[in-house]
């Protein structure tokens, strides 16, 4: 001085990867909000277009006019103004258009020039001709000019000098100058130096693309000119052909470079406002004059394009200078003020210029600093919000008391900045005083990243949102409102850029499965590169020099009360130049060397390659024999072949096409691949011994070769097989998958393609780094050598250790250490696709994007759950059997219809004789009418009354309910007071009330899986981890039952076992039961005495434990037989229902949160309804009959149940039933039995079956049987003759069948929960259906197969490709035009200085003119590139609920894939 992580892919994990945030930042805009100051900052867009001021002048001491004033007319003074002439205008200020360049940046160099400055040397003599101004005519609208006359200079010219200078042919030749003021310096010319500026030239370094690969003719160089201040192809002539490019040249996009500046830990990235240095540009373009300096922002000209004037003939103009105006856009300030300072110009100066500069205005744009009060105050006030109602919280906050006066604000003073004078700022800063808590707080945020939490209100609407996601009626997520959290004159949001992102990885990533190894080889260029010596110093390390401008940044002191901010010094600027060294390393050179590499030799193995020859089986085809009805083929069939003789079998023949066994994780090959047999020709490996060569090496962009099947050209070939194709099946279909045919093709030869899941998803080479066991090929050693053991290179496999790895795995044939070198990846989809280019006939292949889209898309392990996957096991699961249901009639529920209402719930199993243990009223919740409103019912406090209740009768009225009479009856305590409990009418208020919603807010209790044998935990233990292990395995069990094994060792919740109850015994007790043995009695009946033995009842015990024998098992545990025993291996039956799943079921049992009604969704009543009826299922009852029906006749039961009650006897009725009332509060009376057995009939038929339905006469219950109860008696007698796909129940006292009880109840049972009686048949087995349990195994499922999930089609939307074109921009190349304008030409059209007397000449020089070469603009032509639009048209995303299939995940129902057609 130094590095921070989180969120999001899944049920969960680890990883891989993107996407997000949290940080600082800004020339910055938007919302809302804004006291004060200090210091800075302010057109990022239209380099668009510009109105008006102003921004560059100045010198009278260079001139000459010109005007004004004194004036003694001699002169003096002063000062505007154009001229003329000097200097300046090439500085400062603007802006980044254009440039990828010697622009810029650093470091060098020099063929140069540098006005003013400073030095030094030596000069300044002597004439001359004109000019502007100005006069005066003139032309123009104007701008601006002609013509002619006049005149000065520091203005122009010769002429004289020439220390230096210049040219030279080395004799020689050539070049200056200006005055003016004035006391002096100063000015002028010449030279030589310096200083400062400037020109040039050269290493380095300076964006992105190769879907820009080749550029280039003055191009490259050279000779000799020209030209320039000054080198050069800068220009020309000529000669020569060359330069430049993969170390990326043309090209095409983008940009003005740097010092800095923001990030960041550094390396980096990204930027290039403000300062500051260099550049380039000034309406576009071009061009030069002038000048020390321009190719000249505020100068010329020329062209263009806008604008402005104009009298149409002309003319003017350029804010990217500084206010400013318009536009533009999200968006950027005063038409201010002063030269005071600080610097410029010009002047001897004084002075003038100066929008440079300094101030001041505007603006929270930024960045520092300060206020917005301090102290004390709890009855924790009110007043808000919540609330379990108590109380918390806003909050010591406020109020009140008690200070203070910063900032603002009022008055007063008042600076520095100026070394004499001068002060825009500015009556600013400061300082003083004074008045008052006075004038001064907002934003955004609270789901989880991320700090800070509760009401309401809405209800997948509104809306929020940066990812993840919130919203469907209890939202901490939307909007409000208390609270809180965070920042503060500013909070937010949005843009931007760095970081975080090791997410482009130098620093510092990655390719076996996540994205990534090129199909394979050769090999160029590049890159690396054995051992020794000597050298050289380019690389590399050290020293010194010199640069790296100032600012900045960082250190230290310092100045503004502090900071921002400024000043001084210091470091630093990692760099690039020059110089002396050094020589380990790297690299040159020289030399050696043998370990690498490679020859020679001698073996060796080999489906390695080419090419020809040959061979046998089997298929098929043909012939001919033998020989008959079929054959073939399937899941089953057909289509097809066959009596014109098939198949089948024998002989024989042709033909192509593969080469059984051997045959092997055996060979061989660079990969693709490569298999009979011989032969030839031919490449690579291996081992062995030595001898030679001396680093000849590794890799390898780009080249170049080879490359599987499919395809393609040609031209053969064709036996089998076989895409298209047909035909038969299958099916909802079936353009498959299965058959029958069958054509490209598959085979040769030539030539194309150039691609595969081209795979060991794992480049090449090299060396290291534990082993064990197979195998192939050579070689070596020992021995008892047909061989065995051991040991060696070289290959090909298994298993496993370090060490890697997300895991899975790899491990001497690395995915492990390291080294070279090459390829390649950078979220997913779009897409390996469009455009373009290369290649190809074709198909096509290679190279390869964007837009737009999603928060993922992945890999590997795990838990589950599924599988039309696998083992093993169960269960009335099938399978053997009985008997039913589905057919009928009726009963019951449901659904549907209907209706006023047909109350609601229940919905696969697990709703449906279910809530309903019973709807005529009631229930009763629905429906229509009528009524009530503190209420049918609770609790509280005032007043009143003292009973309350029953009962009869009357009036209205359906009724509830209102009204009147009468009766009986007169509560408890008492202090004797209507006090007090109690009651009831009437008020008036809190509040009752709901069977109203929400079982998807809930508690309770239910159903199922399932009475299945599972579910779990602790510790330990292994794994990063989710989770494993125990629970798995062997066995055995009904069972996680038990046993033996085992990194597990215990345990818990189930299992079982305790508990009832049956079944055998014992013992106890004996009444209402019971009678064996006495007695009695006669109404013969346990009836009575008696007795408790037995039965029975109920209390207690006892018995069964695999306990004994034998076998089998592992010497277990079981298992299987036997024996005894009532009972044998859980003896039967019941209660008991793990951990969970299903948002199962119920707000209508209850109970309960929240919403709703509240003269009604509550609350009475009276009708109706819940009982409808074309229809459609569930459950069942009764039958269709003789194993029966009807008649007569006789037997046998247990469970319960009884007082508003069972009801005996008797008696009446044909019967319900009616009468009757004994007895029973019930082991004491009473309901209380049927099928079954016997006799008789009936004779197979819609019947003497079989009851439905109606009539018609009853009974019984009840206030009441019309809707709409049950029962009886006559009559009537319907469908039904054993039931169809399909279904169900049951394994022994069970089915089946037969009756009896009970609850619910006035009454009403075919149902429901009970009980007894009679009593069977079957179980081979575990393949098949269900269902379930454990292991294992695939998975793209986890809402868990009712899963997931494809591609067409419709629609909407979007952004892309192509497109006949069509519009614009750019650039080439060929011609045409050619203005300014320079240069060369001419130049007899002129031309004061000089020459001459003069006419005239006029050389060195000159001018207009014309005229040649460039050459802007501008034109035609004809390509390229890039961009907009574009009828149509390709395909791609996106999108709750569309159509059609099912293609993939399980074996996915045809294993998927890949690559071709």
């Nucleotide at each position: 001085c130094g590095g921070a992580g989180a969120g999001u892919u899944u049920g969960a994990u680890c990883c891989u990867g993107g996407c997000u945030c949290a940080u600082a930042u800004u020339g910055a805009a938007c919302g809302c909000u804004g006291g004060c100051g200090g210091c800075a900052g302010g057109c990022c867009u239209a380099a668009c277009a510009c109105a008006u001021g102003c921004a560059a002048g100045u010198c009278g001491a260079g001139c000459g006019c010109g005007u004004c004033c004194c004036u003694u007319c001699g002169g003096g003074g002063g000062g505007a103004g154009a001229c003329u002439g000097g200097c300046g205008c090439a500085c400062g200020g603007g802006u980044g258009a254009g440039u990828a360049a010697c622009g810029c940046g650093u470091g060098g160099g020099u063929a140069u020039c540098u006005g003013c400055c400073c030095u030094g040397g030596g000069g300044u003599g002597g004439g001359g001709g004109a000019u502007a101004a100005c006069c005066g005519c003139u032309g123009g609208a104007a701008a601006c000019g002609g013509c002619g006359g006049c005149u000065a200079a520091u203005a122009c010219c010769g002429c004289a000098u020439a220390c230096g200078c210049c040219c030279u042919u080395a004799g020689g030749g050539g070049g200056a100058a200006a005055g003016c003021c004035g006391a002096g310096a100063g000015g002028c010319g010449c030279c030589a130096g310096g200083a400062u500026g400037a020109g040039c030239c050269c290493g380095c370094g300076u964006c992105u693309g190769a879907u820009u690969a080749g550029c280039u003719u003055g191009u490259u160089g050279g000779u000799g000119g020209g030209g320039u201040a000054a080198c050069g192809g800068c220009c020309c002539a000529c000669c020569a052909a060359g330069g430049c490019g993969a170390c990326g040249a043309u090209c095409a996009g983008u940009a003005g470079c740097u010092g800095g500046u923001c990030u960041g830990a550094g390396a980096g990235g990204a930027u290039g406002a403000u300062c500051a240095g260099c550049c380039a540009c000034a309406c576009u373009g071009g061009g030069a004059c002038u000048g020390a300096g321009a190719c000249a922002c505020g100068g010329c000209c020329c062209a263009g394009a806008c604008u402005c004037c104009u009298a149409c003939g002309g003319g003017a103009g350029g804010c990217a200078g500084c206010a400013g105006u318009g536009g533009g856009g999200a968006a950027u300030a005063u038409u201010g003020g002063a030269c005071a300072a600080u610097g410029g110009g010009c002047g001897c100066a004084a002075g003038c210029c100066u929008g440079a500069u300094c101030c001041a205005g505007c603006c929270a744009u930024g960045c520092c600093g300060c206020g917005u009060g301090a102290g004390u105050g709890a009855u924790g006030a009110a007043g808000g919000c919540c609330c379990u109602a108590g109380g918390g919280u806003u909050g010591u906050a406020a109020a009140g008391c008690u200070c203070u006066u910063u900032c603002a604000g009022u008055g007063g003073u008042g600076a520095a900045g100026a070394u004499a004078a001068u002060g825009a700022c500015g009556g600013u800063a400061g300082c003083c005083a004074c008045a008052g808590a006075a004038g001064a707080a907002g934003c955004c945020c609270c789901g989880g990243c991320u700090a800070a939490c509760u009401c309401c209100g809405u209800g997948c609407c509104a809306g929020c949102a940066g990812c993840c996601g919130c919203g469907g009626u209890a939202a901490u997520a939307c909007g409000g409102a208390g609270g809180g959290g965070g920042c503060a004159a500013g909070c937010g949001u949005u843009g931007u850029u760095c970081g975080g992102a090791a997410u482009u990885a130098c620093u510092g990533g990655g390719c076996g499965u996540a994205a990534a190894g090129g199909g394979c080889g050769u090999g160029u260029a590049g890159g690396c590169g054995g051992a020794u010596u000597a050298u050289c110093a380019a690389g590399u390390c050290a020293g010194a020099g010199g640069u790296g401008a100032a600012a900045g940044c960082c250190c230290a002191g310092g100045g503004c009360u502090c900071a921002a901010c400024c000043c001084u010094g210091g470091a630093a600027c990692u760099g690039c130049c020059u110089u002396u060294g050094a020589a380990a390393c790297u690299g040159g050179u020289a030399a050696u060397c043998u370990a690498g590499a490679g020859u020679a030799u001698g073996g060796a193995a080999g489906a390695g390659g080419g090419u020809g020859a040959g061979g046998g089986a089997a298929u098929a085809c043909c012939c001919a024999g033998u020989g008959u009805a079929g054959a073939g083929g399937u899941g089953a069939a057909a289509u097809u072949c066959g009596u014109a003789g098939a198949u089948a079998u024998u002989g024989g023949g042709u033909a192509g096409a593969a080469c059984a066994c051997c045959a092997g994780u055996g060979g061989c090959g660079a990969a693709g691949g490569c298999g009979c047999u011989c032969a030839c020709c031919u490449g690579g490996u291996c081992c062995a011994u030595u001898a030679c060569u001396g680093a000849c090496g590794c890799u390898g962009a780009g080249g170049c070769g080879c490359g599987a099947a499919a395809g393609c050209g040609u031209g053969g070939g064709g036996a089998g097989c076989a895409a298209a194709c047909a035909g038969g099946a299958u099916u909802a279909g079936a353009u498959a998958c299965c058959c029958u045919g069958g054509u490209a093709g598959u085979c040769c030869a030539c030539g194309c393609u150039g691609u595969a899941a081209a795979c060991g998803a794992u480049g090449u080479g090299u060396g290291c780094u534990a082993g064990c066991c197979g195998u192939u090929g050579g070689g070596g050693u020992a021995c008892u050598u047909u061989g065995u053991a051991c040991u060696u290179c070289a290959g090909u496999g298994g298993c496993g250790c370090c060490g890697c790895u997300a895991a899975c795995g790899c491990a001497u044939u690395a995915a492990g250490c390291a080294c070279a070198c090459c390829g390649c990846c950078u979220g997913g989809g779009g897409a390996g696709u469009a455009c373009g280019g290369c290649c190809g006939c074709a198909a096509g292949g290679c190279u390869a994007a964007a837009a737009c889209u999603c928060a993922a898309a992945g890999g590997a392990a795990u838990u589950g759950a599924c599988g039309g996957g696998g083992g093993c096991c169960c269960g009335c699961a099938c399978a053997a059997g009985c008997g039913g249901u589905g057919g009928a009639g009726c009963a019951u529920g449901u659904g549907g219809u209907u209706u006023a209402a047909u109350u609601c719930g229940a919905a696969g199993c697990a709703a449906c004789g279910c809530g309903c243990a019973g709807a005529a009223c009631c229930u009763u919740a629905c429906c229509a009418g009528c009524c009530c409103u503190u209420g049918a019912c609770a609790u509280g406090g005032g007043g009143g009354u003292c009973g309350c209740g029953g009962c009869u009768u009357c009036c209205a009225g359906a009724g509830a309910c209102g009204g009147a009479a009468g009766c009986c009856u007169u509560c408890a305590g008492u202090u004797c007071g209507g006090c007090u409990g109690g009651a009831c009418g009437g008020g008036a208020c809190a509040c009752a009330g709901g069977u109203g919603c929400u079982g998807c807010a809930u508690g309770g209790c239910u159903g199922u899986c399932g009475u299945c044998a599972g579910c779990u935990c602790g510790u330990g233990u292994c794994g990063u981890g989710a989770g494993a292990u125990g629970u798995u395995g062997g066995g055995u069990u009904a069972a996680g039952u038990c046993c033996c094994g085992c990194a597990a060792c215990g345990a818990g919740c189930g299992c079982a076992a305790c508990c009832c109850u049956c079944g055998u015994c014992c013992u106890c007790a004996g009444u209402u039961g019971c009678c064996a043995u006495c007695g009695g009695g006669u109404u013969c009946g346990g009836c009575c005495g008696g007795g408790c033995a037995c039965u029975c009842u109920g209390g207690g015990g006892a018995a069964a434990c695999u306990g004994c024998c034998g076998g089998u098992g592992a010497c277990a545990a079981g298992c299987c037989g036997g024996a005894g025993g009532a009972a044998g291996g859980c003896g039967g039956g019941g209660a008991u229902g793990a951990c969970g799943u299903c948002a199962a079921g119920u707000c209508c049992u209850c109970a309960u949160g929240g919403c709703c009604c509240u003269u009604a969704u509550g609350g009475g009543c009276u009708g109706g309804g819940c009982u409808a009826c074309a229809c459609a299922c569930g459950u069942g009852c009764u039958a269709c009959a003789a194993u029966g029906g009807c008649g007569g006749u006789g037997a046998c039961a247990g469970c319960g149940g009884g007082a508003a009650g069972c009801g005996a006897a008797g008696g009446g009725g044909c019967g319900a039933c009616c009468u009757g009332g004994a007895g029973c509060c019930a082991a004491u009376c009473c309901c209380c039995a049927a099928a079954c057995g016997c006799c008789g009939u009936c004779u197979c038929a819609g019947u003497u079956c079989g009851g439905a339905u109606u009539g018609c006469a009853c009974u019984c219950u009840g206030c009441a049987a019309c809707u709409c109860g049950a029962g009886u008696g006559c009559a009537u007698g319907a469908a039904g003759u054993c039931g169809g796909a399909a279904u169900c129940g049951c394994u022994a006292g069970u089915a089946a069948u037969c009756g009896c009880g009970g609850a619910u109840c006035a009454g009403c049972a075919u149902g429901c929960c009970g009980c007894g009686g009679u009593g069977a048949a079957u179980a081979c087995g575990u393949u098949c259906c269900c269902g379930g349990g454990c292991c294992u195994u695939g998975u793209a499922c986890a809402c868990a197969c009712c899963g997931c999930c494809c591609g067409u089609c419709a629609c909407a939307c979007c952004a892309u490709g192509g497109g006949a074109g069509u519009u614009g921009a750019u650039u080439u190349u060929a011609c045409c035009c050619g203005a300014a304008g320079c240069c060369g030409g001419u130049g007899c059209g002129c031309g004061a200085a000089c020459c001459g007397c003069a006419a005239g000449g006029a050389c060195a020089g000159g001018c207009a003119g014309c005229u040649a070469a460039c050459c802007a603009c501008g034109g035609u032509a004809a390509g390229g590139u890039c961009a907009g639009c574009g009828a149509c048209u390709g395909g791609g995303g996106u999108g709750a609920a569309g159509u059609c299939g099912u293609a993939a995940c399980a074996a996915g129902g045809u294993a998927g894939c890949c690559g071709u057609a």